[in-house]
Molecule: c-di-GMP-I-GGC riboswitch aptamer
Organism: Gemmatimonadaceae bacterium
RNA sequence: ACCGAUAAAGGCAAACCCGUCGAAAGACGGCGACGCAAAGCUACGAGGCUAAAGCCCGUGUUCCUGCGAGCCAUGCCAGUCGAGCCGCCGAAC
Numbered sequence: 001a002c003c004g005a006u007a008a009a010g011g012c013a014a015a016c017c018c019g020u021c022g023a024a025a026g027a028c029g030g031c032g033a034c035g036c037a038a039a040g041c042u043a044c045g046a047g048g049c050u051a052a053a054g055c056c057c058g059u060g061u062u063c064c065u066g067c068g069a070g071c072c073a074u075g076c077c078a079g080u081c082g083a084g085c086c087g088c089c090g091a092a093c
Base pairs, nucleotide, nucleotide: 003090004089011036012035017030018029019028020027021026034079040085041084042083044082045081046080047077048076049075054071055070057068058067059066
């Protein structure tokens, strides 16, 4: 260096439930551990989620307003994969 123990020291925390924020996806805090050797950080590439605003169509009643369908990220996911940056420990190979 690669690599990753039934090692040691420490770390993170899925789902459920509760609270706050948000239109939602989701985030944060608490509780709790399914798991994780980068489950540390960055939405850069792929992918996924949401659709407030906007666009568009339908409908009612011509328009506005209302209701419903569709499109759309500027919103989000790093615990989907890749990439970049940074990093604890040290048996075996």